[in-house]
Molecule: SAM riboswitch aptamer (S box leader)
Organism: Pullulanibacillus pueri
RNA sequence: CUCUUAUCUUGAGAGGUGGAGGGACUGGCCCGAUGAAGCCCAGCAACCCCGAAUGAGCGUAUUCGGAAAGGUGCUAAUUCCUACAGGUAAAAGCCUGGAAGAUAAGAG
Numbered sequence: 001c002u003c004u005u006a007u008c009u010u011g012a013g014a015g016g017u018g019g020a021g022g023g024a025c026u027g028g029c030c031c032g033a034u035g036a037a038g039c040c041c042a043g044c045a046a047c048c049c050c051g052a053a054u055g056a057g058c059g060u061a062u063u064c065g066g067a068a069a070g071g072u073g074c075u076a077a078u079u080c081c082u083a084c085a086g087g088u089a090a091a092a093g094c095c096u097g098g099a100a101g102a103u104a105a106g107a108g
Base pairs, nucleotide, nucleotide: 001108002107003106004105005104006103007102008101013041015040016039017038021031022030023029027081028080042075043074044073047071048070049066050065051064052063053062054061079100084097085096086095087094088093
C1' cells in the first nucleotide's frame, strides 16, 4: 500500500509543556492568544486481550463478566454537516442507501 470482516448519535482534561494553527478531502460552518497542532501526564472505551458458560468432530462460534498485565485506539460539534443515488416536500428541509474516511483484527 491492497483485500476481507466488524464498528463509527455512548464515554473521557478548567493538568504540564508548547507557541499558530486545527476540524482527511470539496463546499460550508466552526474551534483557536480566555492559547491551535505536537509532546508528557491523566482519563475513556473494550477491537485484540483475560475469565466463565453453552454449542461443535475439528478449525472455532455465541453469550455474560472483567480491565489486574500487555498491543492499539480515542478524549469540541453524529464520522461537525455535506459531496453520489433514491424517496418525500410549494420551499426551507426531512428520510434511506451508497461512496469516501477513521479504528481494530486477519490476509497478501